RNA sequence: UACCCGAAAAGGCAAACCCCGUGAAAACGGGGGACGCAAAGCUACGGGUCUAAAGCCAAGUAAGUUGGCUAUGGCCGCCGAGCUGCCGAA
Numbered sequence: 001u002a003c004c005c006g007a008a009a010a011g012g013c014a015a016a017c018c019c020c021g022u023g024a025a026a027a028c029g030g031g032g033g034a035c036g037c038a039a040a041g042c043u044a045c046g047g048g049u050c051u052a053a054a055g056c057c058a059a060g061u062a063a064g065u066u067g068g069c070u071a072u073g074g075c076c077g078c079c080g081a082g083c084u085g086c087c088g089a090a
Base pairs, nucleotide, nucleotide: 005088006087012037013036017032018031019030020029021028022027035077041083042082043081045080046079047078048075049074050073055069056068057067058066059065
């Protein structure tokens, strides 16, 4: 110095919930707030999972309506993978 690893120190992020806003929804952004996190930093690449506006199918109706399928929409704080990163005891 690098890797593994994760004691200490300096810090970092921010769950649920509440308020405001965006969205059809899942969810996301901002503020408050801390459940926790050594990558809870980034990337939807693989898996998984959530939603179903539009579309398709079925039933029904004067029209409306109901159900099912489906991602091009989400989740990186679900797992794996890739990239990057603070500190340095055993």
Molecule: c-di-GMP-I riboswitch aptamer
Organism: Bacillota bacterium